[in-house]
RNA sequence: GCGGUACCGCCGCCCAAUCGCCCCACGGCGAACCGGGGACCCAGGUACAUGGGGUGAAUCCGCGACAGCGGUAGGGACCACUUCCGUCCCGAACCCGUCAGCUAACCCGGUCGGCGGUCGACGGAAGGGACA
Numbered sequence: 001g002c003g004g005u006a007c008c009g010c011c012g013c014c015c016a017a018u019c020g021c022c023c024c025a026c027g028g029c030g031a032a033c034c035g036g037g038g039a040c041c042c043a044g045g046u047a048c049a050u051g052g053g054g055u056g057a058a059u060c061c062g063c064g065a066c067a068g069c070g071g072u073a074g075g076g077a078c079c080a081c082u083u084c085c086g087u088c089c090c091g092a093a094c095c096c097g098u099c100a101g102c103u104a105a106c107c108c109g110g111u112c113g114g115c116g117g118u119c120g121a122c123g124g125a126a127g128g129g130a131c132a
Base pairs, nucleotide, nucleotide: 009118010117011116012115013114014113018031019030020029021028022027032111033110034109035108036107037106042101051099052096053095054094055093060071061070062069063068074090075089076088077087078086081127082126083125084124085123
């Protein structure tokens, strides 16, 4: 000097998954955000068959013996108020257990997890707003 790894602080990303308080914390409460159940009306039935349903962007199509490959509905980032173009990515997984349409009142839950960076960032365009 270059590269790698680990820890702390800080900055940032996906996600609802953040903040505050109590009391010492193994626990609890609140705000905010998020999810589920649950009437009239409306939608709709029943049986058999191959049940049905939920969270999530993650659905569908073709090829393949499989692994996987190619695409796709849809979604995220590019340190930005929004949109468009461009570029790079994701396009999973899990849960309920024969049961649930919507749904006011009401009822029940969640607040995890996974990543990147270390003053570097300085893609383009349009519109709006604020300040001077």

c-di-AMP riboswitch aptamer (ydaO/yuaA leader) from Micromonospora coerulea, 132 nucleotides, folded computationally.
The source organism's lineage runs through Bacteria, Actinomycetes, Micromonosporales, Micromonosporaceae and Micromonospora.
Model confidence (mean pLDDT): 80 of 100.
Rfam family: c-di-AMP riboswitch aptamer (ydaO/yuaA leader). Rfam links the family to the GO terms cyclic-di-AMP binding and regulation of gene expression.